[in-house]
Molecule: RNase P RNA; transfer RNA
Organism: Holosporales bacterium
């Protein structure tokens, strides 16, 4: 220069006008009004993980079931996040990916094609053998039986690869190298890595099938939860009062309390009505939860780093049908359009808080910046 | 805000690792003098995107979209 990889920070700025929502401070009896500050985001989104917090079984503990992690060390309040390593694996490289335990506990699945899909297994082919045929006497053809997993050929997958021996032909049969296991040893906290012996090879895959192994969660969620508390309509308790019928005896619920009938008291049990009174439940309303926090800068120190620790500073939304916003000018960038030009019209990503946080993931015009890698050329 | 469920032809609806049934409607045909009905035949489908597998509608993940519950009384 050109290609390309990994981060990091912004999300127009500045005047002036009209509004909105909060707090402080002042006036006014209140309604309010004046005036000072503060008012959305990198995802405030998906709610996909993890925590705080609050209520729950009288309370504590443990298992079970579920559910989810899953390579090793940290990091942290916790985590599937993140940091550094190991494998593997793409890329020339910088660096990017990886749900990365265990298939030899056990269950299952592996269509289709293929002789054979997990206790391997002869279709074809290769070599042999036996009856029979044919022969140019080399063989060769037909059937039967053994042998052989080197070749064909199905398949996603066919039971160590490649090469030399070796054999009827063929095989880890045997030997070299890679591959795999097993043990030792060094290096490393550890995954894991080198190295050396010795095994001839030892039973394919799929656990994002069930499952086993090891960990970690006990349920629900701020519409959790609690506090005051209307109107209406229930619930309750105590106090007070009744009207209508009639056969004239009463009677307006029933039972029980003496052998029967009545009356009164008592007492029980789904007992009429009306009015004062009180006392609980609780809804609208309101108030607490509610934003000072695992909080934000700047400096230092440990640490590879993710993270910690210290010192100063700082307050940064707090709404409740829900605010955060509109007009103009002005500068700057981008892109369209129009014009020879100066310029002059237009448009401005993606979105938007609702208990707060750590992380993921997903949307998203562009703009600034740092680090590093390959190639080509100067020097 | 929160916390669940669910996406299959035009409708509705099974299927849960190996070609997606079924019924309605729709095309075409037979039957009919012409229709209905009936009978034969047929086209059309797993909300997108990836991942796991030899192969996913299915399992597992992100992502659209659609429903639904969540004060108190009666």
């Nucleotide at each position: 220069a050109a290609g390309g990889u990994c981060g990091g920070g912004c999300a127009g700025g500045c005047c002036g006008c009209u509004g909105c929502g909060g707090u402080g401070c002042g006036g006014g009896a209140a309604a309010u009004c004046g005036u000072a500050c503060c008012g959305a985001g990198g995802a405030a989104a998906g709610u996909c993980c993890g925590g705080a917090c609050u209520c729950u079984u009288g309370c504590c503990a443990g298992c079970a079931a579920u559910g989810c992690c899953g390579c090793c060390g940290g990091c942290u309040a916790a985590c599937c996040a993140c940091c550094g390593g190991g494998c593997g694996u793409g890329g020339u490289a910088a660096c990017g990916c990886g749900a990365c335990g265990g298939a030899a506990a056990g269950u299952g699945c592996c269509a289709c094609a293929g002789a054979a899909a997990a206790u391997a297994a002869a279709c074809c082919g290769c070599c042999u053998a036996g009856c029979g045929g044919c022969u140019u006497c080399g063989g060769c053809c037909u059937u039967u039986g053994g042998g052989u997993a080197a070749g064909g050929g199905u398949g996603a997958a066919a039971c160590g690869g490649u090469g030399c021996g070796g054999u009827a032909a063929g095989a880890g049969c045997g030997c070299a190298c890679c591959g795999c296991g097993u043990u030792g040893c060094u290096g490393g906290u550890a995954a894991c890595a080198g190295c050396a012996a010795c095994g001839g090879c030892a039973g394919g895959g799929c656990a994002a099938a069930c499952c086993c192994c090891g960990g970690c969660a006990g349920g629900a969620g701020c519409a959790a939860u609690c506090g005051c508390a209307a109107a209406u309509a229930g619930g309750g308790g105590u106090c007070g009062g009744a009207g209508c019928c009639u056969u004239c005896g009463g009677g307006c619920g029933g039972c029980g309390u003496c052998g029967c009938u009545g009356g009164c008291g008592c007492g029980c049990c789904u007992u009429u009505c009306c009015g004062a009174u009180c006392c609980g439940g609780g809804u609208a309303g309101u108030g607490a939860g509610c934003u000072u926090g695992a909080g934000c800068g700047c400096g230092g120190c440990g640490g590879u780093a993710a993270c910690g620790c210290c010192c100063c500073g700082c307050c940064c939304a707090g709404a409740g049908g829900a605010a955060u916003a509109g007009c103009g000018g002005u500068c700057a960038c981008g892109c369209g359009g129009g014009g020879c030009a100066a310029c002059c019209c237009g448009u401005g990503a993606c979105a938007g808080a609702a208990u707060c946080c750590g992380g993921c993931u997903u949307a998203u015009c562009g703009c600034c910046u740092g680090a590093c890698c390959u190639u080509g050329c100067u020097u | 805000g929160g916390c669940c469920g669910g996406g299959u032809g035009g409708c509705a609806g099974a299927g849960u690792g190996g070609u997606u049934a079924u019924g309605c409607a729709g095309a075409g045909g037979a039957c009919u003098g012409c229709a209905a009905a009936u009978c034969c035949u047929u086209g059309g489908a797993c909300g997108u995107c990836g991942g796991u597998u030899c192969g996913a509608u299915u399992c597992c993940g992100g992502u659209c979209c659609c429903g639904g519950c969540c004060u108190c009384c009666a």